Model confidence (mean pLDDT): 81 of 100. The RNA shown here (transfer RNA) has 85 nucleotides and comes from Sulfurimonas sp. NCBI's taxonomy places the organism under Bacteria, Campylobacterota, Campylobacterales, Sulfurimonadaceae, Sulfurimonas. Its Rfam family is "tRNA". By type it is a transfer RNA. Rfam describes the family as follows. Transfer RNA (tRNA) molecules are approximately 80 nucleotides in length.
[in-house]
RNA sequence: GGACAGUUGGGAGAGUGGCCGAAUCCGCUACCUUGGAAAGGUAGUGUAGGGUAACUUACCGAGGGUUCGAAUCCCUCACUGUCCA
Numbered sequence: 001g002g003a004c005a006g007u008u009g010g011g012a013g014a015g016u017g018g019c020c021g022a023a024u025c026c027g028c029u030a031c032c033u034u035g036g037a038a039a040g041g042u043a044g045u046g047u048a049g050g051g052u053a054a055c056u057u058a059c060c061g062a063g064g065g066u067u068c069g070a071a072u073c074c075c076u077c078a079c080u081g082u083c084c085a
Stems, first nucleotide, its partner, number of pairs: 001084007010026003018068001027045006046059005061077005
């Protein structure tokens, strides 16, 4: 340099254009349980802005585009992996 695959939250990882700020698992937090732990159970758990709160807006590597609507389709770029040269 060429071909292909990929990039999602603290980590892993799923995700038919509309049910998605996003399943599930791990981790973490609170509680239950225990003499105390571990294990187990229940609930919660991304970031930033606005709001007393209820709630609301944006964000899926970066930037554009298509569309009524994009994590999902298209383009450019960046990065990672495999193969070839």